Transfer RNA from a Microcaldota archaeon, 72 nucleotides, folded computationally. Taxonomically the source falls in Microcaldota (Archaea, Nanobdellati). Model confidence (mean pLDDT): 80 of 100. RNAcentral holds the sequence, with entries from ENA. It matches the Rfam family "tRNA". By type it is a transfer RNA.
């Protein structure tokens, strides 16, 4: 150059047109304990960018960037 696949809270990750975008950890509060730990309980926070198509898009589609892989 061509190809394939990814980009979602601080971090790892589900979600194939209509959910309050979920789960684990991490942050903060609280309960428990003599104190910590270690269990419950509540909470704060994210869809890479940009146009399309659609009543509606993370989810399709077309660029773009950055990441892995694979071909010459």
């Nucleotide at each position: 150059g061509c190809u394939u696949g990814g980009a979602u809270g601080g971090u790892g990750u589900a979600g194939u047109g209509g959910u309050u975008a979920g789960c684990a950890u991490c942050g903060g509060g609280g309960c428990u304990u003599g104190u910590g730990g270690a269990g419950c309980c509540c909470u704060u926070g994210a869809c890479c960018c940009g146009a399309g198509u659609u009543c509606g898009a993370c989810u399709c589609u077309c660029g773009g960037u950055c990441c892995a892989g694979g071909c010459c």